[in-house]
RNA sequence: UCAAUAAAUGGGCAAACUUAUUGAAAAAUAAGGACGCAAAGCUUCCGACCUAAGGUCAUCGAUCAUGGUAGCGGGGUUUCCAGU
Numbered sequence: 001u002c003a004a005u006a007a008a009u010g011g012g013c014a015a016a017c018u019u020a021u022u023g024a025a026a027a028a029u030a031a032g033g034a035c036g037c038a039a040a041g042c043u044u045c046c047g048a049c050c051u052a053a054g055g056u057c058a059u060c061g062a063u064c065a066u067g068g069u070a071g072c073g074g075g076g077u078u079u080c081c082a083g084u
Stems, first nucleotide, its partner, number of pairs: 004084002012037002017032006035071001041077003045074003048069003054064004
């Protein structure tokens, strides 16, 4: 330095839910709150999923991401402490 893996110390993040704000919605942000997380840090590049304002078809409705989910999986990138 790399790989695998248990425990400890000190810290870190924060699901559901509630309130407020933004948004067409999905959802996001802030505060409270902890289900969990060793990348639950960052990044939509690939797949998957959610939404459909607007566009198209033609008016019941269907379809499309240019909107989202990184706490759905993979890839990329950075990374704290520590035993064997």